[in-house]
RNA sequence: GGGCCGUUAGCUCACUUGGUAGAGCGCCGGUUUUGCAUACCGGAGGUAGGGAGUUCGAUCCUCCCACGGUCCA
Repeated sequence: GGGCCGUUAGCUCACUUGGUAGAGCGCCGGUUUUGCAUACCGGAGGUAGGGAGUUCGAUCCUCCCACGGUCCA
């Protein structure tokens, strides 16, 4: 320098024939317990790495940039 992959809630990850985002764990509250844990119920928390474009509409398509991984030189 070039190719490919990844970047979504605190963590690990889903979700895409484009229609305005979820799970597990964690956190908070409640019930249960003498108490803790477990179990059950409920809740908060992201607008999808940054920007531009296409579109009525983009996490999802296109381009540029940043970061990480990997391969080639």